[in-house]
Context: one part of a larger RNA
RNA sequence: CUGGGUUUAAAGGGUGAGUAGGCGGACCGAUAAGUCAGUGGUGAAAGACUGUAGCUUAACUAUAGAAAUGCCAUUGAUACUACCGGCCUUGAGUACAGUUGAGGCAGGCGGAAUGUGCAGUGUAGCGGUGAAAUGCUUAGAUAUUGCACAGAACACCAAUUGCGAAGGCAGCUUGCUAAGCUGUUACUGACGCUGAGUCACGAAAGCGUGGGGAUCAAACAGGAUUAGAUACCCUGGUAGUCCACGCCGUAAACUAUGAUCACUCGUUGUUGGCGAUAUACAGCCAGCGGCUGAGCAAAAGCAUUAAGUGAUCCACCUGGGGAGUACGACGGCAACGUUGAAACUC
Numbered sequence: 001c002u003g004g005g006u007u008u009a010a011a012g013g014g015u016g017a018g019u020a021g022g023c024g025g026a027c028c029g030a031u032a033a034g035u036c037a038g039u040g041g042u043g044a045a046a047g048a049c050u051g052u053a054g055c056u057u058a059a060c061u062a063u064a065g066a067a068a069u070g071c072c073a074u075u076g077a078u079a080c081u082a083c084c085g086g087c088c089u090u091g092a093g094u095a096c097a098g099u100u101g102a103g104g105c106a107g108g109c110g111g112a113a114u115g116u117g118c119a120g121u122g123u124a125g126c127g128g129u130g131a132a133a134u135g136c137u138u139a140g141a142u143a144u145u146g147c148a149c150a151g152a153a154c155a156c157c158a159a160u161u162g163c164g165a166a167g168g169c170a171g172c173u174u175g176c177u178a179a180g181c182u183g184u185u186a187c188u189g190a191c192g193c194u195g196a197g198u199c200a201c202g203a204a205a206g207c208g209u210g211g212g213g214a215u216c217a218a219a220c221a222g223g224a225u226u227a228g229a230u231a232c233c234c235u236g237g238u239a240g241u242c243c244a245c246g247c248c249g250u251a252a253a254c255u256a257u258g259a260u261c262a263c264u265c266g267u268u269g270u271u272g273g274c275g276a277u278a279u280a281c282a283g284c285c286a287g288c289g290g291c292u293g294a295g296c297a298a299a300a301g302c303a304u305u306a307a308g309u310g311a312u313c314c315a316c317c318u319g320g321g322g323a324g325u326a327c328g329a330c331g332g333c334a335a336c337g338u339u340g341a342a343a344c345u346c
Base pairs, nucleotide, nucleotide: 004317005316006315007300008299012314014201015200016199017198021194022193023192025088027086028085029084031082033081034080035077036076037075038074039073040072041071042070049065050064051063052062053061054060091191092188093187094186095184096183097182098181099180100179103177104176105175106174107173108172109171110154114150115149116148117147118146119145120144121143125136126135162169163168206247207246208245209244210243211242216240220236221235222234223233258313259312260311261310262309263308266291267290268289269288270287271286272285273284274283295302296301319346320345321344328339329338330337331336
């Protein structure tokens, strides 16, 4: 390489848009490049293979044949692929009508809680723990009432719910904006699928500049615990957590399950829409879940949301360690990321 694989044994890219490429619906006609058939030429000799013969045999040698799976030319065939022309509507898209949602961005507003400040009431403790202590408190704390300010997050509703490509998204409201689904079958007429490179997005932490700073809280300090305790527990507490702009580009970025299409028992719940209404059941489409059959699987299990049966395209794997390391390159302000070995060893 081939083959075999990728939920859990090694292995699905974090996600999307999309270039090249690969693959691609129904029908008709033309061409004959691929494809198939015939014929001619060529495919040196030796070797190898088969038959026969010669050295006493064999090795060896001679001779005849076959083979030389290829290439070139030419004459045909036309199912499939290709190319050209035409045509179609079921794939795909558009239009119209309805509808759904924590989809995105920007602005405004709200209440509870927390903390702080001021004032009142009030008096000796509060806080914390397994038990304590550090800590706070007669300079009046804790508790409670009123007023004010600040920042961050949105209880109940809430769901095995919904939306989004993924990351992710939840108080209320306004504006802008994207998407899905259903119905009609009006329009276009294969416009499709996948997608190496490429580009964009991408939690948290981290970085840069400037703000903000209530809570929580790496680091740090103290108190405990302990043989010790650079921890677990407690009291504090700075980066950070929040905002704007710019980087970083990684996660158990997980359904550990790539995308698309077709096919293949049932049952039950639920979200959105439709149709039909008798307001009851049953039905259709698109999602989100549970259970189970065939089938598959090493098993656990999966099972119309497949890990079943097939097709197309991409990515990835090839014993453990060394190692996601070294070196080089590219990216980055840095942290580091991407790509990614070998010696040696079992």